[in-house]
Context: one part of a larger RNA
RNA sequence: UGUUGGAAAAUUGAGAAGAGUUGACUCUAGUACGAGAGGACCGAGUUGAACAAGCCGCUGGUGUACCAGUUGUCGCAACGCGCGGCACCGCUGGGUAGCUACGCUUGGGCUGAGUAACCACUGAAAGCAUAUAAAUGGGAACCUCACUUCAAAACAAAUUUUCCUUAUUAAUCGUGAUAGACAAUCACGUAGAUAGGUUAAGCGUAUAAGUAUAGUAAUAUACUAAGCGUAUUAAUACUAAUGAAUUUAAAG
Numbered sequence: 001u002g003u004u005g006g007a008a009a010a011u012u013g014a015g016a017a018g019a020g021u022u023g024a025c026u027c028u029a030g031u032a033c034g035a036g037a038g039g040a041c042c043g044a045g046u047u048g049a050a051c052a053a054g055c056c057g058c059u060g061g062u063g064u065a066c067c068a069g070u071u072g073u074c075g076c077a078a079c080g081c082g083c084g085g086c087a088c089c090g091c092u093g094g095g096u097a098g099c100u101a102c103g104c105u106u107g108g109g110c111u112g113a114g115u116a117a118c119c120a121c122u123g124a125a126a127g128c129a130u131a132u133a134a135a136u137g138g139g140a141a142c143c144u145c146a147c148u149u150c151a152a153a154a155c156a157a158a159u160u161u162u163c164c165u166u167a168u169u170a171a172u173c174g175u176g177a178u179a180g181a182c183a184a185u186c187a188c189g190u191a192g193a194u195a196g197g198u199u200a201a202g203c204g205u206a207u208a209a210g211u212a213u214a215g216u217a218a219u220a221u222a223c224u225a226a227g228c229g230u231a232u233u234a235a236u237a238c239u240a241a242u243g244a245a246u247u248u249a250a251a252g
Base pairs, nucleotide, nucleotide: 005164006163007162008161009160010159011158015150016149017148018147021049022048023047024046025045026044027043033038051107052106053105054104055103059101060100061099062098066094067093068092069091070090071087072086073085074084075083076082112144114142118138119137120136173189174188175187176186177185194240195239196238197236198235199234200233201232203229204228205227210223211222212221213220214219
């Protein structure tokens, strides 16, 4: 863009894609079989490997706008304290959310139909025999169905419901994320919790500064489970999603 007015939803499924793997062990059973040695089919169950999809509650990793410790040097009006810059995030110890695997969960099921090799029944040509010539069965990780996903652009352009009748929808604008390169999608726009802020909680660091006391001092102790904080949760309209005005052809 089309599907013959437009819009919002819900479907059908022509067709397409994916998946499809396999080991070990236990029972049946030391049974059938076999002189013995040995040792099953069929069937039932358990547990793995690799692979695939999803997820972050657990265990870990990362976490360069979080916290702490610490070295060198420089700065903050002289020293000290404290704070900050640079040195791979200076180095080191931890670490929320998110993202992740080394972590967790799930999956490859049942069934039906048609067949291959092959195994058969009945049976003549050929009074026998013969699975085949007529006729009739069995039989595979194969194929189809079944399972998962996409799918009306399937031009035979499908179906159903509801709404609008010239203003509904949609778009633009703003705040954003369950979305994201940008579009798009999704949530919200004062009849509002959409984001930020604030407060509280959680979580992370590990007991701030300052003062006092003890010690020659490094330092320790008390106030102090302190102080400081990024992504989390809840509450709250404080901020921003705003308000007001003007102009507007023709016709009236």
Molecule: large-subunit ribosomal RNA, domain VI
Organism: Telonemida sp.